[in-house]
RNA sequence: UAGCUGCUCUCUGGAGAGUCCCAUUUUUGGGCGCCGAAGGUGCAAGGAAAGGCGUACUGCUUUUCCGGUCUCUCAGGCAAAAGGACAGAGCUAUCAGA
Repeated sequence: UAGCUGCUCUCUGGAGAGUCCCAUUUUUGGGCGCCGAAGGUGCAAGGAAAGGCGUACUGCUUUUCCGGUCUCUCAGGCAAAAGGACAGAGCUAUCAGA
């Protein structure tokens, strides 16, 4: 310097579960029942690193780390709004319309 990938940014789509009860306040407090797709916890298949053993067959074993849309329901949420994992799109020029 160039390229690729990721993150950030913009637009679009985007589920689930009580507009529950009581007090009293209005985004307050308490109670019961639920959801999983912000984030987080724990691990699975599997992978990596270190150590040890060995009949040395790229084997066996211990520890640590990474690791899902699984799990827990801490956080968050249970009308609408907001949020939302994840997914798609987001090159340049001209003309026309608004």